[in-house]
RNA sequence: GAUUUAUGAAGAAGAGGUGAGAGAACAGGCUCUGUGAACCUCUGGCAACCUUCCACUUAAGGGAAAGGUGCCAAUACCUGCCCGAAUGGGACCGAUAAAUU
Repeated sequence: GAUUUAUGAAGAAGAGGUGAGAGAACAGGCUCUGUGAACCUCUGGCAACCUUCCACUUAAGGGAAAGGUGCCAAUACCUGCCCGAAUGGGACCGAUAAAUU
């Protein structure tokens, strides 16, 4: 990188470096940003997919921990294609985890 499966309206920020953009890509909106964006480092935190442990169970499932990941503005920021009168539902694309390759 590819494939499959699962999940996404919840949750969680300070310091230092740096210095102008950022919110994946395209378009349109909207928002964040010199009261410091993105990125890097440190510290802290959230969550519980894998993992470990516990008591059960036919099984599914429950509780605890936090070793491997992940994450810490806004629903994946919103819209875009299909269905629907509309709230909304679905698809596509992307993200993360696990397994396989």